[in-house]
Context: one part of a larger RNA
């Protein structure tokens, strides 16, 4: 100088209180230990591993295991020889491999060129190891306010100083002071989005007037919603106290919004030999008839068990039937699929439309509104099993989703301890998307409906500046 301390002072954070609504207890989903297994591929491990890499293991994926197969090879690049390319046959196998014949002769600028084959080696190839030999990319302290330089001054010197002091701020924010004066990286702004509005434009959106229709359907209109380009608008800008005549705060007017208006991207110098050779890239070492390649089955889905994250529930604020309500993001051609029709359905048949502000997925859903059920292991609850369908795909037995019936478990609010949220937030209810043949309670958006409480910083966790003490670097 740093670190540290159950030393001292200041300060912020859903850190703690004040509140809600939860996990922990039940049954399942999923993950992970641990056992098992011929294998149950590997990696992640406190926070910051564990619905994590995996935006989807039936084959493929696949990297494991067990059998059956290749050796210049599944794939590059280079030599020679032969042949278009390459099509169909036959035997045979669990498949791939393997064995047999036939039929064919590509294009040229005539140098060659394209593809396939044998054949010779150099070489291909390795999801082998090493993340403690690395690039590159991330996670974390932390959107914490911090880290430095330059010239000057101080100090023999390690170093100070600026960056420290009074005040203020989300802020090393910005005023004042000062042996210090400038400066970079961060902070904020500059980007996207939401919240008001002017203008520009009017179809595939829209309709106020005017006919018109079952229906913005059609004439017709761009006034309204709406879309999307362009701009306005908030900056302590006015006013009033406070306050050093500062910065800056506090109430206040107008305002769609007010003092960063919300969201989002945006991660400073470094820290943890973090994380990752299995996204990739790559040194050194290891395999080369195998640690490469192919292929079939079978495992990653195993169950005494233990532990994370969910998802359903235990009910009346509630479950059953019915019924004429009201979004927003988004997707769509090997695709979305209306409408008929058939079935209780899951779906089948047929089929109109659409590369979509046009058709379509699209029914929101909870919410109203009526009638039922009257506190119970029940019209709660939905697990678990059996039969009979549907789908998707060569194939649902290991091991996929849905559908009807019929079955009706555990559970009556869950020790100790624990998580998360400060407003359009929690909670609550539907919707879509991406991966994807199929397969969602996950993951990532969308909007409905809409709380409760914060006195306050004394405590516990984390951070920040200033100071002290150290036998610590």
């Nucleotide at each position: 100088u740093g670190a540290c301390g159950g030393g001292g002072g200041c300060c912020c954070g859903c850190a703690c209180a004040a509140g809600c609504a939860g996990c922990g207890g039940a049954g399942c989903a999923u993950g992970u230990g641990g056992u098992u297994u011929a294998a149950u591929u590997c990696g992640a491990a406190g926070c910051a591993a564990c619905g994590c890499g995996a935006a989807g293991a039936a084959c493929c994926u696949u990297a494991c295991c067990a059998g059956a197969a290749c050796u210049u090879g599944a794939c590059a690049u280079c030599g020679u020889c032969u042949g278009a390319a390459u099509u169909a046959c036959c035997c045979g196998u669990a498949a791939u491999g393997g064995g047999g014949g036939a039929a064919g002769c590509c294009u040229u600028u005539c140098g060659g060129g394209g593809c396939a084959g044998a054949u010779a080696g150099a070489c291909a190839g390795g999801u082998g190891g090493u993340g403690c030999a690395u690039g590159g990319u991330u996670g974390u302290c932390g959107u914490c306010a911090g880290c430095u330089c330059g010239u000057g001054u101080c100090g023999u010197g390690a170093g100070a100083u600026g960056u420290u002091g009074g005040g203020u701020u989300a802020a090393g924010u910005c005023c004042c002071g000062c042996a210090a004066c400038g400066a970079g990286c961060g902070c904020a702004a500059c980007c996207c989005u939401u919240a008001u509005u002017g203008c520009u434009a009017g179809u595939u959106g829209c309709c106020a007037u005017c006919a018109u229709u079952a229906a913005g359907u059609u004439g017709g209109g761009c006034a309204c919603u709406c879309u999307a380009g362009u701009g306005a608008g908030a900056c302590u800008g006015c006013c009033g106290g406070a306050g050093a005549c500062a910065a800056u705060u506090c109430g206040g007017a107008g305002g769609a919004a007010g003092g960063u208006g919300g969201g989002g991207a945006u991660g400073a110098c470094g820290u943890c030999a973090a994380a990752u050779c299995a996204u990739c890239a790559u040194g050194c070492c290891c395999c080369u008839u195998a640690u490469g390649u192919u292929c079939u089955g079978g495992g990653c889905u195993a169950c005494a068990c233990a532990c994370g994250u969910g998802c359903u529930a235990c009910a009346a604020u509630g479950g059953g039937u019915g019924u004429a309500a009201c979004a927003a993001c988004g997707g769509g051609a090997a695709g979305c699929a209306a409408g008929c029709u058939g079935g209780u359905g899951a779906c089948a048949g047929u089929a109109a439309g659409c590369c979509a502000a046009c058709c379509u997925c699209u029914a929101a859903a909870a919410a109203g509104c009526a009638c039922c059920c009257u506190c119970a292991g029940u019209u709660c609850g939905g697990a678990u099993u059996g039969u009979a369908g549907g789908c998707u795909g060569a194939a649902a037995c290991c091991c996929g989703c849905c559908u009807a019936c019929a079955u009706g478990a555990a559970g009556u609010u869950g020790g100790a301890g624990u998580u998360g949220c400060u407003a359009g937030u929690a909670a609550u209810c539907g919707c879509g998307a991406a991966u994807c043949a199929g397969c969602a309670u996950g993951u990532c958006g969308c909007g409905g409906u809409g709380a409760a409480u914060a006195c306050g910083u004394u405590c516990c966790c984390g951070g920040g500046c200033c100071u002290u003490g150290u036998a610590c670097a």
This is a predicted structure of a 473-nucleotide part of an RNA (small-subunit ribosomal RNA, 3' major domain) from uncultured Gracilibacter sp. Model confidence (mean pLDDT): 83 of 100. Rfam family: Bacterial small subunit ribosomal RNA. RNAcentral holds the full RNA, with entries from ENA, Greengenes and SILVA.